The RNA shown here (transfer RNA) has 71 nucleotides and comes from an Acidimicrobiia bacterium. RNAcentral holds the sequence, with entries from ENA. It matches the Rfam family "tRNA". It is annotated as a transfer RNA.

[in-house]
RNA sequence: UGCCAGGUAGUCGAGCGGCAAGACAGCCGGCUGUUAACCGGCAAGCGGGGGUUCGAUCCCCUCCCUGGCAG
Numbered sequence: 001u002g003c004c005a006g007g008u009a010g011u012c013g014a015g016c017g018g019c020a021a022g023a024c025a026g027c028c029g030g031c032u033g034u035u036a037a038c039c040g041g042c043a044a045g046c047g048g049g050g051g052u053u054c055g056a057u058c059c060c061c062u063c064c065c066u067g068g069c070a071g
Stems, first nucleotide, its partner, number of pairs: 001070007010024003018054001026042005047063005
């Protein structure tokens, strides 16, 4: 420098144009003599900037970051 894959909540991780799953962690409550476990609930997220579209996490351009390959 080029090519490929990826970037979603504190962590892991779905999603392939129509208002973003789930798990763990956290917080509140229930249960329990207490704790843990278990049960219910809550909060928390689309890497940045443009573009296309009625509408973008999803498509296009560009930049940044991570990993791999090539030189």